[in-house]
Molecule: small-subunit ribosomal RNA
Organism: Bacteroidota bacterium
RNA sequence: ACUAUGGAGAGUUUGAUCCUAGCUCAGGACGAACGCUGGCGGCAGGCUUAACACAUGCAAGUCGCACGAGAAAGCUCCUUCGGGAGCGAGUAAAGUGGCGAACGGGUGCGUAACGCGUGACCAACCUGCCCUUGAGAGGAGAAUAACUACGGGAAACUGUAGCUAAUACUCCAUAAUAUCUGGACCUCCCCUGAGGACCAGAUCAAAGCCUUGUGCACUCAAGGAUGGGGUCGCGUCGGAUUAGCUCGUUGGUGAGGUAACGGCUCACCAAGGCAACAAUCCGUAGCUGGUCUGAGAGGAUGAUCAGCCACACUGGCACUGAGACACGGGCCAGACUCCUACGGGAGGCAGCAGUGGGGAAUCUUAGGCAAUGGGGGAAACCCUGACCUAGCCAUGCCGCGUGGAGGAAGACACCCCUAUGGGGCGUAAACUCCUUUUCUACCGGAAGAAAACCUCGUUUUGCGAGGCGUGACGGUACGGUAGGAAUAAGCACCGGCUAACUCCGUGCCAGCAGCCGCGGUAAUACGGAGGGUGCAAGCGUUGUCCGGAAUCACUGGGCGUAAAGGGUGUGUAGGUGGGAUAGCAAGUCAGAGGUGAAAGCCUGCGGCUUAACCGUAGAAGUGCCUUUGAAACUGCUAUUCUUGAGUCCUGGAGAGGUUGCUGGAAUUCGUGGUGUAGCGGUGAAAUGCGUAGAUAUCACGAGGAACACCAGAGGCGUAAGCGAGCAACUGGACAGGUACUGACACUGAGGCACGAGAGCGUGGGGAGCAAACAGGAUUAGAUACCCUGGUAGUCCACGCCGUAAACGAUGAAUGCUCGCCGUUACUCCGCUUAAGGAGUAGUGGCUAAGUUAACGCGUUAAGCAUUCCGCCUGGGGAGUACGAUCGCAAGAUUGAAACUCAAAGGAAUUGACGGGGGCCCGCACAAGCGGUGGAGCAUGUGGCUUAAUUCGAUGCAACGCGAAGAACCUUACCUAGGCUCGAACGCUACCGGACCGGUCCCGAAAAGGACCUUCCCGUAAGGGCUGGUAGUGAGGUGCUGCAUGGCUGUCGUCAGCUCGUGUCGUGAGAUGUUGGGUUAAGUCCCGCAACGAGCGCAACCCCUGUUACUAGUUACCAUCGGAUCAUGCCGGGGACUCUAGUGAGACUGCCUGCGCAAGCAGUGAGGAAGGUGGGGACGACGUCAAGUCAUCAUGGCCCUUACGCCUAGGGCUGCACACGUGCUACAAUGGCUGGUACAGAGGGCUGCCACUUCGCAAGAAGGAGCGAAUCCCGAAAGCCAGUCCCAGUUCGGAUUGGAGUCUGCAACCCGACUCCAUGAAGCAGGAAUCGCUAGUAAUCGUGGAUCAGCAAUGCCACGGUGAAUACGUUCCCGGGCCUUGUACACACCGCCCGUCAAGCCAUGGAAGCUGAGAGUGCCCGAAGUCCGUGACCCAACCUUAGGGAGGGAGCGGCCGAAGGUGAGCUCAGUGACUGGGGCUAAGUCGUAACAAGGUAGCCGUACCGGAAGGUGCGGCUGGAUCACCUCUUAA
Repeated sequence: ACUAUGGAGAGUUUGAUCCUAGCUCAGGACGAACGCUGGCGGCAGGCUUAACACAUGCAAGUCGCACGAGAAAGCUCCUUCGGGAGCGAGUAAAGUGGCGAACGGGUGCGUAACGCGUGACCAACCUGCCCUUGAGAGGAGAAUAACUACGGGAAACUGUAGCUAAUACUCCAUAAUAUCUGGACCUCCCCUGAGGACCAGAUCAAAGCCUUGUGCACUCAAGGAUGGGGUCGCGUCGGAUUAGCUCGUUGGUGAGGUAACGGCUCACCAAGGCAACAAUCCGUAGCUGGUCUGAGAGGAUGAUCAGCCACACUGGCACUGAGACACGGGCCAGACUCCUACGGGAGGCAGCAGUGGGGAAUCUUAGGCAAUGGGGGAAACCCUGACCUAGCCAUGCCGCGUGGAGGAAGACACCCCUAUGGGGCGUAAACUCCUUUUCUACCGGAAGAAAACCUCGUUUUGCGAGGCGUGACGGUACGGUAGGAAUAAGCACCGGCUAACUCCGUGCCAGCAGCCGCGGUAAUACGGAGGGUGCAAGCGUUGUCCGGAAUCACUGGGCGUAAAGGGUGUGUAGGUGGGAUAGCAAGUCAGAGGUGAAAGCCUGCGGCUUAACCGUAGAAGUGCCUUUGAAACUGCUAUUCUUGAGUCCUGGAGAGGUUGCUGGAAUUCGUGGUGUAGCGGUGAAAUGCGUAGAUAUCACGAGGAACACCAGAGGCGUAAGCGAGCAACUGGACAGGUACUGACACUGAGGCACGAGAGCGUGGGGAGCAAACAGGAUUAGAUACCCUGGUAGUCCACGCCGUAAACGAUGAAUGCUCGCCGUUACUCCGCUUAAGGAGUAGUGGCUAAGUUAACGCGUUAAGCAUUCCGCCUGGGGAGUACGAUCGCAAGAUUGAAACUCAAAGGAAUUGACGGGGGCCCGCACAAGCGGUGGAGCAUGUGGCUUAAUUCGAUGCAACGCGAAGAACCUUACCUAGGCUCGAACGCUACCGGACCGGUCCCGAAAAGGACCUUCCCGUAAGGGCUGGUAGUGAGGUGCUGCAUGGCUGUCGUCAGCUCGUGUCGUGAGAUGUUGGGUUAAGUCCCGCAACGAGCGCAACCCCUGUUACUAGUUACCAUCGGAUCAUGCCGGGGACUCUAGUGAGACUGCCUGCGCAAGCAGUGAGGAAGGUGGGGACGACGUCAAGUCAUCAUGGCCCUUACGCCUAGGGCUGCACACGUGCUACAAUGGCUGGUACAGAGGGCUGCCACUUCGCAAGAAGGAGCGAAUCCCGAAAGCCAGUCCCAGUUCGGAUUGGAGUCUGCAACCCGACUCCAUGAAGCAGGAAUCGCUAGUAAUCGUGGAUCAGCAAUGCCACGGUGAAUACGUUCCCGGGCCUUGUACACACCGCCCGUCAAGCCAUGGAAGCUGAGAGUGCCCGAAGUCCGUGACCCAACCUUAGGGAGGGAGCGGCCGAAGGUGAGCUCAGUGACUGGGGCUAAGUCGUAACAAGGUAGCCGUACCGGAAGGUGCGGCUGGAUCACCUCUUAA
């Protein structure tokens, strides 16, 4: 000299985004506490609560060199044994006297104050001991304690008499530079004054002691030092729901008092003083250096250490003294405790230890004066719970250790995980080598000590040299030797924030949680375990403070819509203020000086082995004061200027205001006329009016209110607001002009004024309208919406109220910053009118830059700046409560807290939704045809029943569905009987050779038992097969479709769903994909910040429709031939049909019209087919936790002599009922009888079965053909005849009886079919509802799968016959696109409001009750100072000896604590009852709000109503939709 060093964020509102905003976390700290754990050392710290109460001990004494007096024990000697003498000892103890006790130590009650901090001042003061200087110490006297004697008292204590000393006390002398009085003078100063010197007068001193010294004490004076006292500027918490306070109060004069100033006290006089720059009051609090935190600015704090203050049981008081109103002194009062002989006394740990209590919580009744410091002393020395040490406590900081190196078979193990292969723990251990900090034992062993003291010397209040002796800690620190890894690790966490993951248990339980949030059977979030992470003798938790938080924003925030601009003006205080010059120097800046204690922080250096800690030096302390300068800026003073502001003149515009007068249209009413049956009203009605004449219409009249057109986003006004005409009075703005003033300005807390509508008071008025009310409707209800009436009110005058979405949700003023287009007013230019141009002031629209979270704003700013005011700080509670002010009231203004939530909110985005809009499609509606819903039956489902009626499917998208076949089986269910390696399969080991089978017994069967019979291959080893036993894997239609795969349904064959790059946007996202056309289609075209692409659409595939070619058996048969009663029967043919392979064909290709094009249209042509020819397969991204664990597969869980397996029987078929899907019908377009014609597709050997015979028939018995273009499987409706004749029938066939057939081990439960008989309901189906747009509907039969048979009327397929209708898109349903609103996003089956009911919580009111506090009036009045008195008492001095001077007791007075009492105030607690509020998965009533939320919503106000709420009046858009009007699109 430098001293710069310093700033991180995250989670949580949403489907997602940006913003706003709160909550929460990560950091640091602590006098801490609690939980778990605990090896050592160093340094520090240790009642934050009850200033609660305290047992016991100690914490202030000392001086014999101030004084008098003066023991005892013990020892020695003597003794007459009673005692005496000496030492102890002039000691102890006590007293007089001196100094100290006012320091040191404790605590933080009080105190919001000159208490503290800082800086000044005292010319208004004191100061013992200490230092310096000067002077001095002469003489005399009287007492008194101790002590002795006698008393009182329980004690504490005390009385009387007597003796005695002093550095105790008194008097005299001496004395001034002291003090006072008087006189005159000088110097200085910031006032009163200070200092100096002179004269005169008055008053006041002293003490001795010893070791005899320049000793220590003593007196007076001056000065110093130290310590103290006082005054002032500035700073110093919260509350205005505390706005007025004050009588010694403010000042003066005089007096008293004090060390000293002063209302400090008193008398008198005056009436002042303080306060919005916060007085007074209330609450809280010791202040500071510092400490913690922070980048800083700040914020919080005031333990330990240090400075100051205050206090000492509570309150008051003085005494002594240099100093106190005195922690370990006194007096009084009070509370409490203790002693007592009841008369009276004693006490004060907020000193050190310690005790009780309180509390979450804070230590030993230790050692020592060795050191440092203090008191006393001449000193030795004594005292010192100050202090130095030790003890306890992980309370904190710091340091060390719990071993180090090697060691992989990555050990055997434990434990954990596992895909069962393995992996982790893990070099970890074992083991080898090494070390010894700590530990144990032993040995050594400090520094802290140098003074004092003595001796000598000297430069002599001291220094130097030498000497004597002194250590509590402590045999401690430390060092050495020996021993031996020996003695030493825990705690929290592991979902994200936040480093660290798995298993098991549990199953919205138990629990966790700082926030978000975990847990309802696979929990990395609970509990345990393994593993891991972090810190470590600690680790966590809780509490508090700062930080993060720019979340009170000075640094460093905001207010259009998120919280936030006052409803508007005027104006006071205050704040701020135009140009120029000069001066001053308050602010400002610079230099210097003083101060800012030490410690602490920071830096350098140093000492303990290091560090913490300590020492030393420096820096810093951003402040205050003084001084010297500067003069740009602000300020002040002076002068000046005109542009801000104002005045004047001229002019035009205007629903500006107040008052008066006047007018016409319309409604209503009244009277009269005409006229007749309705009027009115609505979605539709009704109430209502009307034959007593309404409505309608005409005339006249009355009355009140409002003023059509003009009229415009036009004008005026500060806002509220203002609209017929005229007049009077009156305010403001604007334009032009030049004249004047010369900063006169801006803003504006309080104040004052105005202030829509509703409402209030008094008095008028009252036509229409219209809260309340009444009636009628609507409705589940309708305290509403709609209708008919109707009162306050609306109107006027006067007076209140003072609020609105009082809004541009945008305070006022000034300046600056591209433009374009309108409009109002005025002026100028232009040619007078005109077009046009320019300027000023308003009023609108769009936009640039800029800004904004975005929307938007954008010269009328929400841009860029300045000034001033108002306001905001999460949501709810709440604009509520209490208090206060205002008001007649309603109420307004001001305006909290407890409690509760983790959000509430703004803008924009994507969806979804709307009883929003636009466009479009679909058998969606409409137009048609036929059904269902009614009947009987079939079948499925629900329900009920049951031992079981197995399970699943449940809106569309479950219900003739899984099931394309439940008598047993199936079968999963029930009952009963059995089996346990098991009914099936694999492997291993052992035993056996059979197993199987046959016969018999038992049994319902399975099973069991008995008997008979009994292996194969191979030379062998052995193998194969098989039974048994043992082991291992079994098995499960048990659970979870919400753990899954796969498969499927559905939206939907709807036209959509996305991506890359680019661009736009902070972003979510947008664009593309929107727009104009077109299409079945995101199909295609055009346009376009997009350009391309993918999955979907279409096409490619299959069937079918036409045709060509090829091929020709089992199909076919035209031609030729043959045969037959007849038949492609045969030869043959390849023409046709057909079969089945390959091709062709259709593309809006052609024409016309329209269109830019895409494309559309046409009775178009051609063609078998025409605009996708018809049909099928094919199903985007996704949705529904859709369906399926019972097809299958599969994770997890569960069962294992059973939830597995076998068997018999039963059940799945059960029947008051309800629903779905079907069949058959109700008949004549039909039934029956007879005759007769024409398919396609498919199936067939455990089969299809021709044909023949029998049976009425089902069928049976025979039996050919055919594994099939070869054989078999009879089409029906139709057509031709006949009959029935409209009826419960010749319709319909259920049901029942009887008899049979067939399948099958077996038709009872529970099969199908046949025949005979029986002959039910049903006469066309309510509300409602389904299918279908052409070979379709309708109708008719045929086949197949499953299958022994069958429940099939089902399902799948096949052909025959074969229609009607579609104007069209208003409506219903579903869907697509665009747009709009949204408080929805689980997405309208959404969200959500209020009453009531229940529980819990905090809180307001309340008759009162209780307590605390501060004041106040009165009474009483202790101690005590002061004053007065003092007749009583008294040693010193005086005395004339009487007394006096002086002092005191006593008494009185002022003040005065505590106490008593009275009326009030404030605060707190409690309080029957009561008010609202908040919270709480599944309570009640409604549906208010969000979409046009189904009556647009909201604001203020009034009335009404179970409740949300409804209605009236005025206002707002923060209202959708439609229409109209106006404006814009630029560079």